Predicted 3D model of RNase P RNA and transfer RNA as a complex of 434 nucleotides. It holds a member of the Rfam family "Bacterial RNase P class A". Rfam classes the family as a ribozyme. Its family is annotated with dimeric ribonuclease P complex, tRNA processing and ribonuclease P activity in the Gene Ontology.
[in-house]
């Protein structure tokens, strides 16, 4: 310099001018329950993201339900360890894959069942060709019975592999290496590892059932609670000197009227912004993390505000140039809605560390 | 906002691991008829998108579209 590998960070900057929305002070009017509320002005302050997205896991929280425990449903799946938890994150282990830096995968197929389409002789116990051999026919050769998994063919997969003995041909049949399964030793907490031994040693799926471990009650801030215009009430009072019906009077019913209760629409308030929070620094872990100590307060809208506009710089591309500059053009993915922890997925262009393969010069 | 559910042909369903993916209706194109419908004959269209698991995926699982419904 080129190529590539893994991580971290940024996501336009500075002023004006005009608005939009929440705190927070003044001030005017209004309202009552008199110290508080509302509309309006006025000043001052804060106002989107690394993903706020998807809603794909975990939580906090609130309600419902609930003696305990099982089953059945769902979820998780190497091993050890972070965490409130998690399907996440850290550290190791095994196989694959890359010259490498590194990256991707993960329980049990010898408990049982089920599939393995076509082709193929067989896909779980098989002889279709070949080879061997035995009768039989017959001396070209056919037919039949047996052994045989070295070889051909078929498939996506063919009953561990190379070699060497053996044999009638063959075959772990034997035997050496290598693999794979049990056992035992040592190391490691652990997955495993290496060392002995020993067994000749029949396929693949569990993101099919299924077996093992661990984990799980549902449902969501439109939970959920509090005030409350309104309606709906077989809830309670009073009707006074004076309401109406019950065919005159009186209790007494009833219907009306006036209050008060309840009710919760509509509408407000709370939950809702101090939180597993964020930023430095020590210490203690290989790391994820955890713990002291100092420092901050960092958006709360409800049809949903965070915008528009000029002006200079700042990056990108086009175009002219007298190489000073000039002139037009673009700046990505998106946008909070009860919060948090992660995953996943989009993202213009930039900037930084580590590393690693090649190639030049010294 | 939150909570589900579905994507197969132009429409409306089938198919639930192996077939060239059917099936009605609809389009094309030929008989037939002056012509046009109605019959007959013949044909074309397609698994929402990518990634994985399996020897094989429309089907199994993951992640993104996209449509659709409840819910005060």
């Nucleotide at each position: 310099c080129a190529a590539g590998u893994a991580g971290a960070c940024c996501g336009g900057g500075u002023g004006g001018c005009c608005g939009c929305u929440c705190c927070g002070g003044u001030g005017c009017c209004g309202g009552c329950u008199u110290g508080u509320c509302g509309u309006c002005a006025u000043c001052g302050g804060g106002g989107a993201g690394g993903a706020a997205a998807g809603u794909c896991c975990g939580a906090g929280c609130u309600c419902c339900a609930c003696c305990g425990g099982g089953c059945a449903g769902g979820g998780u799946g190497c091993u050890g360890g972070g965490u409130a938890a998690c399907a996440c994150c850290c550290a190791g282990g095994a196989g694959g894959g890359g010259c490498g830096a590194c990256c991707c995968u993960c329980g049990g197929a010898a408990a049982g069942u089920g599939c393995c389409a076509c082709a193929g002789a067989a896909a779980c116990a098989c002889a279709c060709c070949g080879c061997c051999u035995c009768g039989a026919u017959u001396u070209u050769u056919u037919c039949g019975g047996g052994g045989u998994a070295a070889g051909g063919g078929u498939g996506a997969a063919a009953u561990g592999g190379u070699g060497a003995g053996g044999u009638a041909a063959g075959a772990g049949c034997u035997c050496a290496c290598c693999g794979c399964g049990c056992c035992g030793a040592u190391g490691g907490u652990g997955a495993c590892a290496u060392c002995g031994g020993u067994g000749g040693c029949g396929g693949g799926u569990a993101a099919a059932c299924c077996c093992c471990a661990c984990c799980u009650g549902g449902a969501g801030c439109a939970a959920g609670g509090c005030c409350g215009a309104a309606u709906a009430g077989a809830a309670g009072g009073a009707c006074u000197a004076u309401a109406g019906g019950c065919g005159c009077c009186c209790g007494g019913c009833c219907u009306g009227u006036c209050c008060u209760c309840g009710g919760g629409u509509a509408g407000g308030c709370c939950g809702c912004a101090u939180g597993a929070c964020c930023c430095c620094g020590g210490c203690g872990g290989u790391a994820a993390c955890g713990u002291c100590g100092g420092g901050g307060c960092u958006a709360g809208a409800u049809a949903g505000a965070u915008g528009g506009u000029c002006a200079c710089c700042a990056c990108u591309c086009c175009g002219a140039u007298u190489c000073g500059u000039c002139g037009g053009a673009g700046c990505a993915c998106a946008g909070a809605a009860c919060u948090c922890g992660g995953c996943u997925u989009a993202c213009a262009g930039g900037u930084c560390u580590a590393c690693u393969u090649g190639g030049u010069c010294g | 906002g939150c909570c589900c559910c579905u994507g197969u042909a132009g429409c409306u369903c089938a198919g639930a691991g192996g077939a060239u993916a059917g099936a009605g209706c609809u389009c094309c194109g030929g008989c037939c008829u002056c012509c046009g419908g109605a019959g007959c004959c013949g044909g074309g269209u397609g698994c929402g998108a990518g990634g994985g698991u399996u020897c094989g995926a429309u089907u199994c699982c993951c992640u993104c579209c996209a449509g659709g419904g409840g819910u005060g």